[in-house]
RNA sequence: UUAAUUAUUUUGAUGAUCGCCCCGUUUUCAUACUAUAAUGACUACGGGGAGGAAAGUCCGAACACCAUUCGUGAGCAGUCGAUAACGUCGACCGUCGAGCUAAGCUCGACAGGACAAGUGCAACAGAAAGUAUACCGCCCUGUACCAUAUGGUGCAGGGUAAGGGUGAAAACGUGAGGUAAGAGCUCACGCGUUCAUGCAGUGAUGCAUGACAGUGUAAACUCUGCUCGGUGCAAGGCCAAGUAGGCCCACGGCGAAAGUCGGGGCGGGUAGGCCGCUUGAUCCUGGCGGCAACGUCAGGACUAGAUAGAUGAUCAUCGCCCGCGAGGGCACAGAAUUCGGCUUAUAGAAUAGUUAAAGCA
Numbered sequence: 001u002u003a004a005u006u007a008u009u010u011u012g013a014u015g016a017u018c019g020c021c022c023c024g025u026u027u028u029c030a031u032a033c034u035a036u037a038a039u040g041a042c043u044a045c046g047g048g049g050a051g052g053a054a055a056g057u058c059c060g061a062a063c064a065c066c067a068u069u070c071g072u073g074a075g076c077a078g079u080c081g082a083u084a085a086c087g088u089c090g091a092c093c094g095u096c097g098a099g100c101u102a103a104g105c106u107c108g109a110c111a112g113g114a115c116a117a118g119u120g121c122a123a124c125a126g127a128a129a130g131u132a133u134a135c136c137g138c139c140c141u142g143u144a145c146c147a148u149a150u151g152g153u154g155c156a157g158g159g160u161a162a163g164g165g166u167g168a169a170a171a172c173g174u175g176a177g178g179u180a181a182g183a184g185c186u187c188a189c190g191c192g193u194u195c196a197u198g199c200a201g202u203g204a205u206g207c208a209u210g211a212c213a214g215u216g217u218a219a220a221c222u223c224u225g226c227u228c229g230g231u232g233c234a235a236g237g238c239c240a241a242g243u244a245g246g247c248c249c250a251c252g253g254c255g256a257a258a259g260u261c262g263g264g265g266c267g268g269g270u271a272g273g274c275c276g277c278u279u280g281a282u283c284c285u286g287g288c289g290g291c292a293a294c295g296u297c298a299g300g301a302c303u304a305g306a307u308a309g310a311u312g313a314u315c316a317u318c319g320c321c322c323g324c325g326a327g328g329g330c331a332c333a334g335a336a337u338u339c340g341g342c343u344u345a346u347a348g349a350a351u352a353g354u355u356a357a358a359g360c361a
Base pairs, nucleotide, nucleotide: 001357002356003355004354005353006352007351008350009349010348012318013317014316015315016314017313018312020049021048022047023046024045025044028041029040030039031038051332055343056342058341059340060339061338062337063232064231065230066229073228074227075226076225077224078092079091080090081089082088093112094110095109096108097107098106099105100104113223114222118221119220120217121216122215135164136163137160138159139158140157141156142155143154144153145152146151172190173189174188175187176186177185191214194211195210196209197208198207199206200205236275237274238273239272246266247265248264249263251262252261253260254259282301283300284299285298286297287296288295289294319330320329321328322327
């Protein structure tokens, strides 16, 4: 320097014209009223108007209502910390992988409690797959034949997991003892794991010593520890037409009465409207504490709130990309109660790290 990759940041700029949503102020008009106030509409002026993911709706909360929280059940799973909380984040531990000769360091991944409580499962192949197993081989005994030198061959019975072969896996590895041949059968060293003690550490854990067990599997049942009530702003609260039905009337018509028609009143709901609704675990800058996640203090800022859903369109100049040029293009994407995360999509630019290649000193 180029390329790849990871993390973080950013998400084109300025101006003009025409529009849309919200807020504030003024004028006018309307509603309504004794009046002030209020509400609505139009115009003018001023201010604000999508995101890093607004997305998936996967996890955790706020808030609201229902229920009263026990069981069934569900979720989580190294340790310590951060946090309102979390399945998130940080640091550390352990295991695995990659790189560097090694010690060790760097980078990356981890569904990372327990199979040493119990139960289950292990395809195919293979003799045997979990109280192991005898196909070949090895050893012993008996017997028949051959040879006759201790032997060889066949058959029958027994022993053996050292060797062969099958398999993802054959009951820990190496060596020695031992034995008829063998075997953790015994011993030494080692491996993995569990427990105990000592030392170091808040702890996971590490080191040392001793004891014990020795296939794998808990994304099998299960066991251990911890956490968990449900529904989601279409939550929920308030106001409330018209029509139909209900109840009441010491009102009117008709009727002998029962009643019926009309009128008035009451009450529940619907359409519709208002609130919830955006000032919040908020954002920016700086100091301090902490390895960090993060916390805290000081100063400053106010930054959409629509309701079938506004946040747009056109033009000019500049920027970037493609193209010889005319010209074309500018990623992913679009708020719907609000936050914290995760995941997924994403063109270009900037910064830092790592790796590779080439060049120079």